[in-house]
The RNA shown here (transfer RNA) has 72 nucleotides and comes from a Candidatus Gottesmanbacteria bacterium.
Its Rfam family is "tRNA".
Its mean pLDDT, the model's own confidence on a scale to 100, is 82.
The source organism's lineage runs through Bacteria, Bacteria candidate phyla and Candidatus Gottesmaniibacteriota.
Parts: sequence; C1' cells; structure tokens
RNA sequence: GUGGCUGUAGCUUAAUGGUAGAGCAAUAGGCUGUGAACCUAUAGGUUGGCGGUUCGAGUCCGCUCAGUCACC
Repeated sequence: GUGGCUGUAGCUUAAUGGUAGAGCAAUAGGCUGUGAACCUAUAGGUUGGCGGUUCGAGUCCGCUCAGUCACC
C1' cells in the first nucleotide's frame, strides 16, 4: 500500500430497521455482634467519529479513526 474482521455501560457481551437489555462490578438499603455470602432498589450508554438512505438506523450505504488478520 491492497483486502477482510471487530468497535454498544467500568469489564464481558445481547438486541428481525420500530422504547438499547443482561451478567459481573459500583452506590444505597435489608439481613449480621462485624464482615463475607444472600435479598431489594438505584445510578451508569452521543451504540468509536462524521455524513447519507428511511416515517424511523446499534442494524443498511459512504468516508474516517483505533485494534486485529492475510497479502504485498
């Protein structure tokens, strides 16, 4: 340089073009002599970025960034 693949919460990851969820972690409360475990609740997402298509985009298209693989 050319062509693929991946990118979603702090981490691991779901989601037929139609309200972005779950587990772990975090916070608060319950339980306990204290803690762990357990139970309940809460918060946490510009779905890597910028555009386009569409009534509607995490999903489809273009460019771009990062990581990774193959070739050169």

Annotation: The sequence is in RNAcentral, with records from ENA.